Context: one part of a larger RNA
RNA sequence: GGAUGAAUGUUGAUGGCAUGCUUAACACAUGCAAGUCGGAUGGGAAGUGGUGUUUCCAGUGGUAGAUGGGUGAGUAAGGCAUAAGAACCUGCCCUUGGGAGGUGAACAACAACUAGAAAUGGUUGCUAAUACCCCAUAGGCUAAGGAGCAAAAGGAGGAAUCCGCCCGAGGAGGGGCUCACAUUUGAUUAGCUAGUUGGUGAGGCAAGCUUACCAAGGUGAUGAUCAGUAGCUGGUCCGAGAGGAUGAUUAUCCACACUGGGACCGAGACACGGUAGAGACUCUUACGGGAGGCAGCAAUGGGGAAUUUUCCGCAAUGGGCGAAAGCCUGAUGGAGCAAUGCCGUGUGGAGAUAGAAGGCCACGAGUUGUGAACUUCUUUUCUUAGAGAAGAAGCAAUGACGGUAUUUGAGGAAUAAGCAUUGGCUAACUCUGUGCCAGCAGCCAUGAUAAGACAGAGGAUGCAAGUGUUAUCU
Numbered sequence: 001g002g003a004u005g006a007a008u009g010u011u012g013a014u015g016g017c018a019u020g021c022u023u024a025a026c027a028c029a030u031g032c033a034a035g036u037c038g039g040a041u042g043g044g045a046a047g048u049g050g051u052g053u054u055u056c057c058a059g060u061g062g063u064a065g066a067u068g069g070g071u072g073a074g075u076a077a078g079g080c081a082u083a084a085g086a087a088c089c090u091g092c093c094c095u096u097g098g099g100a101g102g103u104g105a106a107c108a109a110c111a112a113c114u115a116g117a118a119a120u121g122g123u124u125g126c127u128a129a130u131a132c133c134c135c136a137u138a139g140g141c142u143a144a145g146g147a148g149c150a151a152a153a154g155g156a157g158g159a160a161u162c163c164g165c166c167c168g169a170g171g172a173g174g175g176g177c178u179c180a181c182a183u184u185u186g187a188u189u190a191g192c193u194a195g196u197u198g199g200u201g202a203g204g205c206a207a208g209c210u211u212a213c214c215a216a217g218g219u220g221a222u223g224a225u226c227a228g229u230a231g232c233u234g235g236u237c238c239g240a241g242a243g244g245a246u247g248a249u250u251a252u253c254c255a256c257a258c259u260g261g262g263a264c265c266g267a268g269a270c271a272c273g274g275u276a277g278a279g280a281c282u283c284u285u286a287c288g289g290g291a292g293g294c295a296g297c298a299a300u301g302g303g304g305a306a307u308u309u310u311c312c313g314c315a316a317u318g319g320g321c322g323a324a325a326g327c328c329u330g331a332u333g334g335a336g337c338a339a340u341g342c343c344g345u346g347u348g349g350a351g352a353u354a355g356a357a358g359g360c361c362a363c364g365a366g367u368u369g370u371g372a373a374c375u376u377c378u379u380u381u382c383u384u385a386g387a388g389a390a391g392a393a394g395c396a397a398u399g400a401c402g403g404u405a406u407u408u409g410a411g412g413a414a415u416a417a418g419c420a421u422u423g424g425c426u427a428a429c430u431c432u433g434u435g436c437c438a439g440c441a442g443c444c445a446u447g448a449u450a451a452g453a454c455a456g457a458g459g460a461u462g463c464a465a466g467u468g469u470u471a472u473c474u
Stems, first nucleotide, its partner, number of pairs: 001474004006470005013345006019338002021303001026301002030298003035063003040060002043057004070256003079183001082180001084178002088175003093171007101135002104132001110125006140149003154163003184228003191219003196216008231253001233251002235246004258279002262275001281292004309335001311334002317331001318329004348377004358368003382411006391401001418463005423444003429458005439446001
């Protein structure tokens, strides 16, 4: 000199685009953040004089909830990055070949009774289905001899047909696995390992994955083991480069979801807003028992030098469900706050002269200073009054932002400059006060009665809506 997710002193006009708990993975009041389908289904309710139509709903059932969003605690290698590989799985989606025949029994809801303060239940009885079971049949598997195992579901419509269901094959996208190389510090950590290394048998889809027997291996100064630190990367900052530092935002991968272990459902989880135990904490209780998990978006307390609104909308993009209308979406789109950063614009332009007054002084025809006043012009900004979008795809309708951006007219220089420095490094100097005092200070140094170094004043210099200081990297 450059840079920062910065902080702080002082000052502060405006627009665009970004960014905003780096500390306590500390505790969290309140609201919202994952639902949807009546065109799977029995029933109930509203409404109607009644039927029909319509609307809504707790339950059974399907699907989604494994995505999106957050955080970086753990992790030095089941991680990440690069480059390969074979032996695996795959809901929804695409292509393609076949098939859906015949039955049956229940369980919620509901009703009755009943336990409990509540959360939540218990017994008996009834019932539907794309929920469940059985038989048949096909593809398929196996020692090729046969034998054994083993599928399916309907709904809507007047119909055409559409949406679904079952078994195969291929694909796409996704996931899992293996190997090579690379990945921080310490030797004041030198040996480590006993299912450890290998073989065979058993279990297991497979793998010392587990187990029995046998063998004694395996690894290490090319740094094992142990200890410290740390999410990795594309990238970011500095640098001519080599390289050094770093990993906020954004994108990919990984890990975690109060703490520690576990499994269930499912194509996919050992699951942030699922579940059963244990632990700590908080709330509640009729003391028997229950409820909870913001490292989602806001918000609060606390910690800290320090970091925002308990906002608007699903209009757009995207996602879930649905035949669709649509519903949900703190993803996302926006607005608000903060000079936190970058970029842009302004704080007026022109003319004119007694070289005004005032200040300072080297007392000069000096300087402040063409600066002001004065004359004239303009209106970027500002105020006010009209017009007013694009973003909407898809015939029409549909805009949170927003009466915003933009634009037309009117008004009037009107609303808008500071901060630091001024001995050398280092651009910029004098006076007054003080008198080794008060102070200054990044280093050298300065201050002892003429201080260009302290304080004030005038002038000057640098940068400018900023400017100094502090911290960190280069």